[in-house]
This is a predicted structure of a 105-nucleotide RNA (SAM riboswitch aptamer (S box leader)) from Flavobacterium rivulicola.
RNA sequence: UCGUUAUCACGAAAGCUGGAGGGAAUAGACCCGUUGAAAGCUUAGCAACCCUUUGCCAAAAGAAGGUGCUACAUUCUAUCUCAAUUAAUCGAGAGCAGAUAACCC
Numbered sequence: 001u002c003g004u005u006a007u008c009a010c011g012a013a014a015g016c017u018g019g020a021g022g023g024a025a026u027a028g029a030c031c032c033g034u035u036g037a038a039a040g041c042u043u044a045g046c047a048a049c050c051c052u053u054u055g056c057c058a059a060a061a062g063a064a065g066g067u068g069c070u071a072c073a074u075u076c077u078a079u080c081u082c083a084a085u086u087a088a089u090c091g092a093g094a095g096c097a098g099a100u101a102a103c104c105c
Stems, first nucleotide, its partner, number of pairs: 003103006013043005021032003026078004044070003048067003051062004074097001079094004
């Protein structure tokens, strides 16, 4: 790397460098960006997993450590099934893809 499992409608900032893009891919939308994008560094925070404590378990609390994360539901839609239908809706479930963690080789 591939694979497996779990979770993803909650939560969480600023400074410096930088100088035009960014929001995963493809397509369509919509949004953010010289009132400073990406990326890097620093500090802070959040609490998804490992972790710590309690517990028979389910779970709850915690934040020293390891990753991660800190605009918009994974920004929304794409496939299928069901239901309602004037319209509207976080409609519901499954699937594909993605992200994160733990494990495996």
Overview: RNAcentral holds the sequence, with entries from Rfam. Its Rfam family is "SAM riboswitch aptamer (S box leader)". Gene Ontology term of the family: regulation of gene expression.